[in-house]
Molecule: small-subunit ribosomal RNA
Organism: metagenome
């Protein structure tokens, strides 16, 4: 990391009275203050009747007068009509949602407890008086509203009397129904109540009473919000009786009486809301919702009253407080947009102070008409939803630009455009143009007959010259928003460089960003297109449909036990759930289907269906429920047994241990990883003997056993309980679960009293430690124990509520019963292991289910915050029990898997430890790093796996650095053009060189040019950055023995399996065994040297025999025998042989054999790990610089120097030093090279001069050994530094080169904690050669040979690995 599940977060969807933000051609048809029931300037929303009245202020007709002749004046005479009295309406219309959890609404019923103006019917009346009153005139007061006095009038205004009953009311009679009270029809008798006129003579009113329609009212069932951290409410409460009152029934009201009503099926109480038809979302179930339309409440500045009327306790009526505002002469007085429109506030955020009564409603009116911000239009607004358009058709050099690219080119925008050709739906311009309108009225005719009822004609149109229609006219007027890393359609490039930013949620951005910002391309919508907020959905994430709870969140500690859910067999009844018919209702819209009209659709109309409910009735009875009867299998009871640490109380035991008295005895004793504190000569520990004390019961003792659980263990008594077996003798469903109650309930704690050995919080001392409020130690107090009273929690756990049935097997035990033969075996009830189907995320469970089923109870809904805080109950207290919320995070967890780790475990390896031998850390000096200084000390390398490394050789070169001086196609090379005849050489001048100025000199030639410098063009160059962009190569775990695959097999998946187990081996070496069998990269073997042989071959190698020569000496003739050379082959394979093992293999002083158990040693390094190392070795993508970050020269640095580190080389000596003589390799090099020999120097070197392009010439040992000497010193040890003289290389040794001779003669006398290497020809020592290279800072690096050891018992330690098991909250992996 991956994985399965459990789980919250989040997205896509639909929709909104919406709002912001970019953009916007037109139409249609909806819709618009969701916030302040917050304040309101202006206007207008409610009148009208003259055919009720009295009349006459205005107008207008008409008379009439006066005259200035076109003005006044009078007259209610006409039309009409201000204010006035009187009727009718103003309770409809229209706004708002502010109370309201409520008979408010919805939905059924009911009123034998009720009212209804205008309307419609049927019946009956319509007589006669009579005072006043407004207004009008006078006067009065007052700022104003408006009062207030005196005169006089009228009426369909108001009174009075008269008729009148079927009214009312009071009593009696019959008769029928009915729902308790009673209803209904009938008679008889008493009492009381009526009118209004007007009139065109047609009516139109107007009293009464009866019916009907409308409308109102009341009153039951039902349904209709959150909190229980609101658990008790209530005095008119709850009922009665009696009045009162009401249209009307009621404690609606008042007396009296009696104490009742609600309530865990949530009462009171706090919070929030108008309610429904509907509305959105949903597969539905549901969930949200109550804008526009409707149907019902409810209000009208706020709060109370009533009044008037058929109906109000009245939005544009009153009165009373109140609060705000306005006039005002300060005395007083007005008001009431939640009605249109509008203002002003509040706000994200919602229009015009617009037309007309033409239509459709409504007031009143005979009517004409009058009112009508209801209505019907129109203005504004992309706020929604539909519609329609911005062109169509041809057109490829696949045009330019633009963009992307691997760039002489391709691809993309794209038929897209140009460019031809149609069309004109929109616009725009002119013309012509409905329907919505019929009725009422008025003319005129017709049937009855002047007023009905029809018929024709006529009038009346806001919108509006508007809807459509024609014509012209020209592609003409008309495209945007968001997105483009996944979810989720749609990819590049440039800029940015954890900055700007982005973001729903995961997340993106540190220098190659498909995710930021811009381009281009593309993608989806399209007059809209995204943000934003709100609701469903997806979410089976509250699960009735449809979920859970061993470990993911969840069984309550246990029990008994009210309520309440559930409940056994047969049978009758009966019909409450249920079924099924049947009628009523379920407004209208709206939702759905058909049809139908606007051009189409939005949208309207019509029709049907639905509206899944309620009510009512009728009918069936399985099944539930009630009720009666029965039964016994569920429970129980009985009688007989038996079994146990069950319980309580008492008594009685040894062991231990402590103290206390005695006694022996002497220096320790006790504790620990070691110690120390303690205790001890005042005698301790130890022993031995007796005495007391408390508390606890060794062995038996066990997945034993009892018990509801907590629990319970020494023996024995009493007292008590409980289970099980048998008998089937009684009772007959008496059951099961259990919300609230009740009781029990480890430990620790509390309180009051006893006790107190021993353990042993707190306290104390000693140790450990950085610290040790701790783990260890010595002491120690509460307390552990007893009674008695309270907490009432615990991983009170099988982390598994309780009950009942069913469901395959093994094999133990505990107690019974049955048969028995001391094997076996049946049967109950418990108690335990494994393993099956089933189940489950797996782990696992698995008749003692986590299985299949029913029943009840309990409990959960993301992590944290927090079982916390408020609140309330319990408690002496500690503290329990109930038990949120704000903010906050995209996780939070179960179960398993592959890895990695562990101061887990098991095996095993390795110079890993151990045993050794030599070194490093100390000194001097050499080298390389850090570090510090410089102009610059060029750049990399940085635990192991950087540090004598890149560098296998920095004095100039080299060289990448610094300084100064130059140079710009430039140091090279290639095309192209152009003048040029040069080129090159050589001399002179500057100049530190690079470089630069002069000046002479010079070619071939067929005249085409070869050549070659110079001039331009082009194509460079960078040791500049990025090793985190790469190739390629490279170190390391490591020569460790691993890493993986294909089929098949197991798991729902990741993933096992094989690769695990025994054994073995140096090896995943190889064998046995195996749900695997095979194979693949590694080991191993093939490959090189090396150790023995044998064949071939013998020069430059060798020389045994033979001869030759020579002072010597394979020197020569010759030889192939040896040594060697260098091809080619053998040999070694656990083959053989004892022994041990199944075998693979292992042992052995085994044979043999030059070698022996991969003989030694090389090369060879699996998957992969360290973003390891390296753009400065090359190569290459990206950025960067271009009179320079590029090229050249000259000096300088890279060699610096208070320091620290690594690597080494010398030494500190007698196993040495020195001097002298003396002997033996190997592996390489060699012509600008190695040099023999000679001669010269002390000596490095030189001068001469030969060999020799090499087995042919040449460059060479050293320690070793043999003799002298030196004798323990800073020395004849050590060599550093300095000095001075020189050789050499080299253009040139100052910064900076090596060697030589003299001379000088430091430090150092074995090196601290530590820490390297090494297992045999190896350490260790001792010298030789090589590459680089002119020379060398070589003590290095890479080979070579000479001499040649010690040690390994063994894996328990440290470090590394391997492979199996285990925990893991790790996985960027301790």
């Nucleotide at each position: 990391g991956a994985u399965c599940c459990u789980g919250g977060c989040u997205c896509a969807g639909a929709a909104u009275g919406a709002a912001c933000g970019c953009u916007a051609g037109c139409g249609g048809c909806a819709g618009g203050c969701c916030u302040a029931a917050c304040a309101c300037a202006u206007g207008c929303a409610a009148g009208u009747c003259g055919a009720g009245g009295g009349g006459u202020a205005a107008c207008a007709g008409g008379a009439g007068a006066g005259c200035u002749u076109g003005c006044u004046c009078u007259c209610g005479c006409u039309g009409a009509c201000g204010a006035c009295c009187g009727g009718c309406g103003c309770a409809c219309g229209g706004g708002u949602g502010c109370g309201u959890a409520a008979c408010g609404c919805g939905u059924a019923u009911a009123c034998a407890a009720u009212c209804u103006a205008c309307c419609u019917u049927c019946a009956a009346c319509u007589g006669a008086g009579g005072g006043a009153u407004a207004g009008c005139c006078c006067g009065a007061g007052g700022a104003a509203a408006c009062u207030c006095g005196g005169a006089u009038u009228a009426a369909u205004a108001c009174c009075u009397c008269a008729u009148a009953a079927u009214u009312u009311u009071a009593g009696u009679u019959u008769a029928u129904g009915g729902c308790a009270u009673c209803a209904u029809a009938u008679a008889c008798u008493a009492a009381u109540u009526a009118a209004a006129g007007c009139u065109c003579c047609g009516g139109c009113g107007g009293u009464u009473g009866a019916a009907g329609a409308u409308g109102a009212g009341u009153a039951u069932g039902c349904g209709u919000g959150a909190c229980a951290u609101u658990a008790g409410u209530u005095a008119g409460u709850u009922g009665g009786u009696a009045a009162g009152g009401u249209a009307a029934c009621g404690g609606c009201u008042u007396a009296c009486c009696a104490a009742g009503a609600c309530u865990a099926c949530g009462a009171u109480g706090u919070c929030u809301a108008g309610g429904g038809g509907u509305u959105c979302u949903g597969a539905g179930a549901g969930g949200a919702u109550g804008a526009u339309c409707c149907c019902c409440c409810a209000c009208a500045c706020u709060g109370g009253u009533a009044c008037u009327g058929a109906g109000a306790c009245a939005c544009g009526g009153a009165c009373c407080a109140g609060a705000c505002u306005c006039c005002u002469a300060c005395g007083g007085g007005a008001g009431g947009c939640a009605g249109c429109a509008g203002u002003g506030a509040g706000g994200a955020a919602u229009a015009u102070u617009g037309g007309u009564c033409a239509a459709u409603g409504g007031a009143c009116g005979c009517a004409a008409g009058u009112c009508u911000g209801a209505a019907c239009c129109a203005g504004c607004c992309a706020u929604g939803c539909c519609g329609c358009g911005u062109g169509c058709a041809g057109g490829a050099u696949g045009a330019c630009a633009g963009c992307c690219u691997u760039a002489u080119g391709g691809g993309u925008u794209g038929u897209a455009a140009a460019c031809u050709g149609c069309u004109u739906u929109u616009a725009u311009a002119u013309g012509g143009g409905a329907a919505u309108a019929a009725a009422c009225g008025c003319c005129a005719c017709u049937a009855c007959g002047u007023g009905u009822a029809g018929u024709g004609g006529u009038u009346u149109g806001c919108a509006u010259g508007u809807a459509c229609c024609a014509u012209a006219c020209g592609a003409a007027u008309a495209a945007g928003g968001a997105c483009c890393g996944g979810c989720u359609a749609a990819c590049u490039c440039c800029g940015u460089g954890c900055c700007a930013g982005c973001a729903g949620c995961c997340g993106c951005g540190g220098u190659a960003a498909u995710a930021c910002g811009g381009a281009g391309g593309g993608u989806c919508c399209g007059a809209g297109c995204g943000u934003u907020a709100u609701c469903c959905g997806g979410a089976u994430u509250u699960a009735u449909u449809g979920g859970g709870u061993u470990u993911a969140a969840a069984g309550g500690g246990u029990g008994c036990g009210u309520a309440g859910g559930c409940g056994g067999a047969u049978u009758a009844a009966u019909a409450a759930g249920u079924c099924a018919g049947u009628g009523g209702u379920g407004a209208a819209a709206u939702c759905c289907u058909g049809c139908a009209g606007c051009u189409u659709a939005a949208c309207u109309g019509u029709a049907g269906a639905a509206c899944u409910g309620c009510c009512a009735u009728u009918g069936a009875u399985a099944c539930u429920g009630u009720u009666g009867a029965u039964c016994u299998u569920g429970a129980g009871u009985a009688u007989a047994g038996u079994u146990g640490a069950g319980g309580u109380a008492g008594g009685c035991g040894g062991a231990a241990u402590g103290u206390g008295u005695a006694a022996u005895g002497u220096a320790g004793c006790g504790g620990u990883g070691a110690a120390a504190u303690g205790c001890u000569u005042a005698g301790a520990u130890a022993u031995u003997a007796c005495a007391c004390a408390g508390a606890a019961c060794a062995c038996c003792g066990a997945u034993u056993g009892c018990g509801u659980a907590g629990g319970c263990a020494g023996c024995u008594u009493a007292c008590u309980a409980a289970a099980c077996u048998a008998u089937a003798a009684c009772u007959g469903a008496c059951g099961c679960u259990g919300a609230g109650g009740c009781a029990c309930g480890a430990a620790a704690g509390c309180g009051u009293g006893g006790g107190g050995a021993g353990c042993g919080a707190a306290c104390a001392g000693g140790a450990u430690u950085a610290g040790a409020u701790a783990c260890c130690c010595u002491g120690g107090u509460a307390g552990u124990c007893c009674a008695c009273g309270c907490c009432g929690u615990a991983a009170a756990c099988g982390a598994u509520g309780a009950u009942u049935a069913c469901u395959c097997g093994u094999u133990g035990u505990g107690u019974g019963c049955g048969a028995u033969a001391c094997a076996c075996c049946g049967u109950a009830c418990g108690u335990g292991a494994c393993u099956g189907a089933g189940c489950g995320a797996a782990a696992g469970c698995a008749u003692u289910a986590a299985g299949u089923a029913a029943u009840c109870c309990a409990c959960c809904u993301g992590g944290g915050g927090a079982g916390u805080a408020c609140g309330u109950u319990c408690g002496c207290a500690a503290g329990a029990a109930u038990g949120a919320a704000a903010c906050u995070c995209a996780a939070a967890g179960g179960a398993a898997u592959u890895g990695a780790c562990g101061g887990g475990g098991g095996c095993c390896c390795g110079c890993a430890c151990a045993a050794g031998c030599g070194g490093a850390g100390g000194a001097a000096c050499a080298u390389g790093u850090g570090g510090u200084u410089u102009a610059a000390u060029u750049c990399g390398a940085u635990g192991a796996u950087a540090c004598g490394c890149g560098a296998g050789g920095a004095a100039c070169c080299u060289u990448a650095c610094c300084u100064g001086g130059a140079c710009u196609u430039a140091a090279a090379u290639g095309u192209a053009g152009g003048a040029c005849g040069c080129u090159u050489u050589a001399u002179c001048g500057g100049g530190a060189a690079a470089c630069u100025g002069a000046u002479a000199u010079u070619u071939c030639a067929u005249c085409g040019g070869a050549c070659g410098g110079c001039c331009u063009a082009c194509a460079a160059g960078g040791u500049g950055c990025u090793g985190c962009a790469u190739g390629g190569u490279u170190g390391u775990c490591g020569u460790c023995a691993g890493c993986u695959c294909g089929u098949g097999c197991c798991g729902u998946g990741a993933g096992g399996u094989g690769u695990c187990g025994g054994g073995u081996u140096a090896a995943g070496u190889c064998c046995c065994a195996u749900a695997a069998c095979g194979a693949g990269c590694g080991c191993a073997a093939c490959c090189c040297c090396u150790a023995u042989c044998a064949u071939u071959a013998g020069u430059u190698g060798c020389c045994a025999g033979c001869g030759g020569a020579u002072c010597a000496u394979g020197c020569c003739g010759g030889g192939g025998a040896c040594u060697c050379u260098a091809a080619u082959g053998a040999a070694a394979c656990u083959g053989c042989c004892u022994g041990g093992g199944u075998a693979a293999c292992c042992a052995g002083u085994g044979a043999g054999g030059a070698a022996g158990g991969u003989g030694g040693g090389g090369a060879u390094g699996a998957c992969g790990u360290c973003a390891a190392a390296u753009c400065a070795g090359c190569a290459c993508g990206g950025c960067c610089c271009u009179u320079a970050c590029g090229u050249c020269c000259a000096g300088g640095g890279c060699u610096a120097c208070a320091c620290a580190c690594g690597u080494g080389u010398u030494a500190c000596a007698a196993u040495g030093g020195u001097c002298g003589g003396u002997a033996c390799a190997g592996a390489g090099g060699g012509c600008a090279g190695c040099u023999a020999c000679u001669u010269g120097g002390u000596g490095a070197c030189a001068a001469g001069a030969u060999g020799c392009u090499a087995a042919u010439c040449u460059c060479g040992a050293a320690a070793g050994c043999c003799g002298g000497u030196c004798u323990c010193a800073g020395u004849u040890c050590g060599g550093a530094u300095c000095g001075u003289a020189g050789u050499c290389u080299g253009c040139a040794a100052c910064u900076c080169g090596a060697c030589u001779a003299c001379g000088u003669g430091a430090a150092g006398c074995u090196g601290g904690a530590u820490u390297c290497g090494c297992u045999a020809g190896u350490a260790a020592u001792c010298g030789c050669g090589c590459a680089u290279c002119a020379g060398c800072c070589a003590c290095g690096g890479c080979g070579c040979g000479g001499u040649g050891a010690a040690u390994a018992c063994g894996u328990u330690c440290c470090c590394g690995g391997g492979c199996c098991u285990u925990g893991u909250a790790c996985a960027c992996a301790c």